The part of an RNA shown here (small-subunit ribosomal RNA, central domain) has 350 nucleotides and comes from Datura stramonium. RNAcentral holds the full RNA, with entries from SILVA. Its mean pLDDT, the model's own confidence on a scale to 100, is 87.

[in-house]
Context: one part of a larger RNA
RNA sequence: UUGGGCAUAAAAUGUAUGUAGGUGGAUUUUUAAGUCCGUCAUCAAAUUCCAGGGCUCAACCCUGGAUAGGAGAUGGAAACUACCUAACUGGAGUAUGGUAGGGGUAGAGGAAAUUUUCGAUGGAGCGGUGAAAUUUGUAGAGAUCAAAAAGAACACUAAUGGAGAAAGUACUUUGUCGGGAAGACACUAACAUUGAGAGACAAAAGCUAGGGGAAAGAAUGGGAUUAGAUACCCUAGUAGACCUAGCCGUAAAUGAUGGAUACUAGGUGCUGUGUGUAUCGACCCAUGUAGUGUUAUAACUAAUGUGUUAAGUAUCCUGCCUGGGGAGUACGUUCGCAAGAAUGAAACUU
Numbered sequence: 001u002u003g004g005g006c007a008u009a010a011a012a013u014g015u016a017u018g019u020a021g022g023u024g025g026a027u028u029u030u031u032a033a034g035u036c037c038g039u040c041a042u043c044a045a046a047u048u049c050c051a052g053g054g055c056u057c058a059a060c061c062c063u064g065g066a067u068a069g070g071a072g073a074u075g076g077a078a079a080c081u082a083c084c085u086a087a088c089u090g091g092a093g094u095a096u097g098g099u100a101g102g103g104g105u106a107g108a109g110g111a112a113a114u115u116u117u118c119g120a121u122g123g124a125g126c127g128g129u130g131a132a133a134u135u136u137g138u139a140g141a142g143a144u145c146a147a148a149a150a151g152a153a154c155a156c157u158a159a160u161g162g163a164g165a166a167a168g169u170a171c172u173u174u175g176u177c178g179g180g181a182a183g184a185c186a187c188u189a190a191c192a193u194u195g196a197g198a199g200a201c202a203a204a205a206g207c208u209a210g211g212g213g214a215a216a217g218a219a220u221g222g223g224a225u226u227a228g229a230u231a232c233c234c235u236a237g238u239a240g241a242c243c244u245a246g247c248c249g250u251a252a253a254u255g256a257u258g259g260a261u262a263c264u265a266g267g268u269g270c271u272g273u274g275u276g277u278a279u280c281g282a283c284c285c286a287u288g289u290a291g292u293g294u295u296a297u298a299a300c301u302a303a304u305g306u307g308u309u310a311a312g313u314a315u316c317c318u319g320c321c322u323g324g325g326g327a328g329u330a331c332g333u334u335c336g337c338a339a340g341a342a343u344g345a346a347a348c349u350u
Stems, first nucleotide, its partner, number of pairs: 004321003007304002012318001014201002017198001021194003025088001027086001031082001033081002035077006042070002048066007091191001092188003096183001099180001103177007110154001114150004119145003125136001162169001206247006220236004258317006266295011299306002323350003332343004
């Protein structure tokens, strides 16, 4: 390489948009590129295969014949793929009136708690721990009450719940923007799907500049513990954490499960939205659809388990894997202010 794989053994890019490319619904017509059939010529001889013959046999030699396959010319076929053409509505989309939502973004407002400051009362401890000590307090702490300021996070509701491509998302309210599902009928008429490269978004930490800094708190100082204690515990505490404008581009970025489409028993919850029945009405009951759980049959799986939200049965497209270490390292290149990121070996060893 062929074959085989990618939940947990090596392996699904963090996510979506989309270019090239690949693949693509049902009907009619055309062409004949692919496809199929016939004919012609060609692919030296030797060799291989088949038949016959010659050396006493065989190896060997001689004569004749032949297949597959390749590329070419020519004549046909028209089902399938492709092309042309017209028309279709089931895929996809647009419009429509309602609808659910912590979806994004920009403002405004709020209450509780915490710390600090100031004032009052009061007068000896407070704080902390397994036990202590460092710390703090007669220059009046801790405790209680009143006032003010600041920053960060939003109790209950809260759920196996909702919405979002993922990251992520929840105090209240206003503006604005995006997406979804169900329904009813109209319109476009395959406009679809996947997606190398590409551009976009992307937790936390980190970086640059300017603000901000309450609680907690890497680093660091001190107190303990200990044989030691560069730790766990305690007391302080800087960066950062927050905001604005940029950079970084990585995570156990996880459902450890790529995307799309179709098909394949059920039972039982929840969320959104319909229909029927019922009724004065709301429930109830039955049923459809989109999502989200749980349990389970067939099937699959090495097993665990998965099981209409597949890891089942199939098709299309992309990414990735090939023993362990060396190593996600070295070198080179690209990107970055840097930290580093992306790409990514070999010797050697086992």
The organism belongs to Datura, within Eukaryota.